[in-house]
Context: one part of a larger RNA
RNA sequence: UGACGGGGGCCCGCACAAGCGGAGGAGCAUGUGGUUUAAUUCGAUGAUACGCGAGGAACCUUACCUAGACUUGAACGUAAGAGGGAUAUUUAAGAAAUUAGAUAGUCAGCAAUGACCUUUUACGAGGUGCUGCAUGGUUGUCGUCAGCUCGUGCCGUGAGGUGUCAGGUUAAGUCCUAUAACGAGCGCAACCCCUGCACAUAGUUGCCAGCAUGUAAUGAUGGGGACUCUAUGUGGACUGCCGGCGCAAGCCGCGAGGAAGGUGGGGAUGACGUCAAAUCAGCACGGCCCUUACGUCUAGGGCGACACACGUGCUACAAUGGCCGAUACAGAGGGCAGCUACAUAGCGAUAUGAUGCGAAUCUCAAAAGUCGGUCUCAGUUCGGAUCGGAGUCUGCAACUCGACUCCGUGAAGUCGGAUUCGCUAGUAAUCGCGCAUCAGCCAUGGCGCGGUGAAUACGUUCCCGGGCCUUGUACA
Numbered sequence: 001u002g003a004c005g006g007g008g009g010c011c012c013g014c015a016c017a018a019g020c021g022g023a024g025g026a027g028c029a030u031g032u033g034g035u036u037u038a039a040u041u042c043g044a045u046g047a048u049a050c051g052c053g054a055g056g057a058a059c060c061u062u063a064c065c066u067a068g069a070c071u072u073g074a075a076c077g078u079a080a081g082a083g084g085g086a087u088a089u090u091u092a093a094g095a096a097a098u099u100a101g102a103u104a105g106u107c108a109g110c111a112a113u114g115a116c117c118u119u120u121u122a123c124g125a126g127g128u129g130c131u132g133c134a135u136g137g138u139u140g141u142c143g144u145c146a147g148c149u150c151g152u153g154c155c156g157u158g159a160g161g162u163g164u165c166a167g168g169u170u171a172a173g174u175c176c177u178a179u180a181a182c183g184a185g186c187g188c189a190a191c192c193c194c195u196g197c198a199c200a201u202a203g204u205u206g207c208c209a210g211c212a213u214g215u216a217a218u219g220a221u222g223g224g225g226a227c228u229c230u231a232u233g234u235g236g237a238c239u240g241c242c243g244g245c246g247c248a249a250g251c252c253g254c255g256a257g258g259a260a261g262g263u264g265g266g267g268a269u270g271a272c273g274u275c276a277a278a279u280c281a282g283c284a285c286g287g288c289c290c291u292u293a294c295g296u297c298u299a300g301g302g303c304g305a306c307a308c309a310c311g312u313g314c315u316a317c318a319a320u321g322g323c324c325g326a327u328a329c330a331g332a333g334g335g336c337a338g339c340u341a342c343a344u345a346g347c348g349a350u351a352u353g354a355u356g357c358g359a360a361u362c363u364c365a366a367a368a369g370u371c372g373g374u375c376u377c378a379g380u381u382c383g384g385a386u387c388g389g390a391g392u393c394u395g396c397a398a399c400u401c402g403a404c405u406c407c408g409u410g411a412a413g414u415c416g417g418a419u420u421c422g423c424u425a426g427u428a429a430u431c432g433c434g435c436a437u438c439a440g441c442c443a444u445g446g447c448g449c450g451g452u453g454a455a456u457a458c459g460u461u462c463c464c465g466g467g468c469c470u471u472g473u474a475c476a
Stems, first nucleotide, its partner, number of pairs: 001476002003473003007470007015460002019423005026315008034306002042053002064301007076124009087104007107114002126290002129288003135284002137279003140275001142273001147186006153162003166177003192267004197235007207224002211222003238261001241255001242253004304442001317416001321375007333364003338357002342353004382413001387408007429452007
């Protein structure tokens, strides 16, 4: 100087407390461990692995296994030589890769030749093989915590200290006062984006108050720019004003005004560093290793196994509910090998026809809610696992191993031990919708969107994590 303490002081955080809803019990989905296997590819492992890499494992992907094949090689480039071509169709063997043939047949140019293909030679191959403890880059975490440093000066033999401490204050090393310190940098804050208010400008595909037209009905039509909205700009909030406290910074107020009040709400933004943290399998790269194989192609299998253990979720155990009928209201997105209105067929998944839309124009397209009816506390009209049958769709192909539909079947489960997680407001809870990936989909996942919409916080003694000062230390 740090680190540590079941030392002290001050302070903060959904850290506790106060509340609400979960997990831990059940069934299923998914990831992991273990076991099994020819293979169940590899990585991630306290917090910071475990719906993680994977934002789509039937083939492909694919790295694994079995079997069959190739060796300048599956791709590309350069140079030289040779042959003919290109391209299309097709036969045999085979699981295919591939091997062996057959038929038709040239393009540009006067030509040389060029384009194209095959082949030979030479040189560069290739490796998801090892090392993340050789590395770059990127990322997690402490932590959006308030810290981490420098120049000059001063103090100290020196390591180093001071500044950065003290008294206040703040979300903040934020600011003020004092001060052997005076300044500065990286962080904080602000500048950026979204959202909340107003105004200006602009009105198409959006809107419709007033004036007309028209319809069973609809901004459908003429028209209009008022309004909503769209999308560009401007304003607006700064403790600016008032009162109290205070030297000041600032704090307090059911203060005024205001759409908004003291960082308005949310996002992006992550200092010096820590964990030899993670990644050589995104990519790049040093070294090592393989080179008729640890490279490459192909078929089938596996990554989907199942006594069991754990994590994360979904669905429930019901009446604030289930079922049936009627009926209302979003936002943000996607769409041409696409989204599809509408009609017809089908109980349905869907099919057939047909129309609009490369979309503020057409379309995908809401649920909880509301209004009626029924069920009456049951393992039930709860719950839907499992299994049987029949189908639909995608796709060469759904056996291993897809999703969905219909009929039947109707398991466990009656609120969950110790323990444990999330959340402070448009939040939790609850309800549906969209997107990426994608032929299809194992999505209950991820990322977004809106609808409905709470309870509680006395307080900081205690648990956990963190910041500052101080103290002890046989630690570095």
Molecule: small-subunit ribosomal RNA, 3' major domain
Organism: uncultured Bacteroidota bacterium